The RNA shown here (Bacterial small signal recognition particle RNA) has 96 nucleotides and comes from a Planctomycetota bacterium. Of the family's consensus pairs, 93% are formed in the model. It matches the Rfam family "Bacterial small signal recognition particle RNA". The family's RNA type in Rfam is non-coding RNA gene. The coordinates come from a structure-prediction model, not an experiment, and the mean pLDDT is 75.
[in-house]
RNA sequence: AGCCGGACCCCGAGAGUCCGCCGACACCGAAUCUGGUCAGGCCUUGACGGGAGCAGCCAUAAGGUGUUCGGGGGCGUCUCGGGUGUUCCGGCUGUU
Numbered sequence: 001a002g003c004c005g006g007a008c009c010c011c012g013a014g015a016g017u018c019c020g021c022c023g024a025c026a027c028c029g030a031a032u033c034u035g036g037u038c039a040g041g042c043c044u045u046g047a048c049g050g051g052a053g054c055a056g057c058c059a060u061a062a063g064g065u066g067u068u069c070g071g072g073g074g075c076g077u078c079u080c081g082g083g084u085g086u087u088c089c090g091g092c093u094g095u096u
Base pairs, nucleotide, nucleotide: 001093002092003091004090005089006088007087008085009083010082011081012080013079014078015077016075017074018073019072021071022070023069024067025066026065027064028063034059035058036057037056042051043050044049
């Protein structure tokens, strides 16, 4: 000096794992300031009936929780492929 291999570094793909971060979905979710239905009771009516409406029940808001789904992000992990080196290590060959 050349060649080969490896480490490191960079790029890409995949796996694994983590994060509810976003979407979607599910569930929870209102003493009162939401809605519906409103027993009883109340008001009203001569009566029929009408009215407001507590509790309860149902639904939902804000919000919360979650993830079988999709997306995104991360990684002291693994696999595969590629790249280059200003780096390092090893081997072989050659020259002085």